Predicted 3D model of a 73-nucleotide RNA (transfer RNA) from Argiope bruennichi. It matches the Rfam family "tRNA". By type it is a transfer RNA. About the family: Transfer RNA (tRNA) molecules are approximately 80 nucleotides in length. The source organism's lineage runs through Eukaryota, Eumetazoa, Chelicerata, Arachnida and Argiope.
RNA sequence: GCCAUCAUAUCUCUGUGGCUAGAGCGUUGGUCUUGUAAACCAGGGGUCGUGAGUUCAAUCCUCACUGGUGGCA
Numbered sequence: 001g002c003c004a005u006c007a008u009a010u011c012u013c014u015g016u017g018g019c020u021a022g023a024g025c026g027u028u029g030g031u032c033u034u035g036u037a038a039a040c041c042a043g044g045g046g047u048c049g050u051g052a053g054u055u056c057a058a059u060c061c062u063c064a065c066u067g068g069u070g071g072c073a
Base pairs, nucleotide, nucleotide: 001072002071003070004069005068006067007066011024012023013022018056027043028042029041030040031039049065050064051063052062053061
């Protein structure tokens, strides 16, 4: 330099062109317990990497950029 692939909550990931974007883990509060843990209930936490385009509508499709991973030279 070229090609492929990935970027969504603290972390690991699911997701689909359309109603408020979800799960587990972690975290906070509560119930329970003599107390702790476990269990159960509830809550908070997201400009879906950045910018532009297509569309009535984009986390999703297209392009560019940034970063990560792998391969080739």
The coordinates come from a structure-prediction model, not an experiment, and the mean pLDDT is 80.
The sequence is in RNAcentral, with records from Ensembl Metazoa and Rfam.